[in-house]
RNA sequence: GCAGAGUAGGUUUAUGCGCGUUAAGUGCCGGCUGAACAGGGAGUUGUCAGCUGGACGAAAAGGGGAAAACCCUUGCGGUGCGUAGGCCGCAUCCCGCUGC
Numbered sequence: 001g002c003a004g005a006g007u008a009g010g011u012u013u014a015u016g017c018g019c020g021u022u023a024a025g026u027g028c029c030g031g032c033u034g035a036a037c038a039g040g041g042a043g044u045u046g047u048c049a050g051c052u053g054g055a056c057g058a059a060a061a062g063g064g065g066a067a068a069a070c071c072c073u074u075g076c077g078g079u080g081c082g083u084a085g086g087c088c089g090c091a092u093c094c095c096g097c098u099g100c
Stems, first nucleotide, its partner, number of pairs: 001100004009088010019077003028054008039095004060074005
């Protein structure tokens, strides 16, 4: 000098347990605060989380039951968390590691 490995995390499929279906959640736009970002250091206008404002917006059906209580089943929701597999994967800078 050239090539490469590896994280957090993201996404997707399967699966388990939940939540909602009396609309929370998800997704979109903004504000505030915080966190993480390969072995070490730095780190954004990128990522994620919490709180908050705004616009938009939905799928229920069947059964049990005296019952609009409650329970069960099948759905539905760009639904939450866990587990397993696949894929992607440091914005960027310096150093390090492996091979040549």
THF (Tetrahydrofolate) riboswitch aptamer from uncultured Enterocloster sp., 100 nucleotides, folded computationally. The RNAcentral record of the sequence draws on MGnify. The coordinates come from a structure-prediction model, not an experiment, and the mean pLDDT is 79.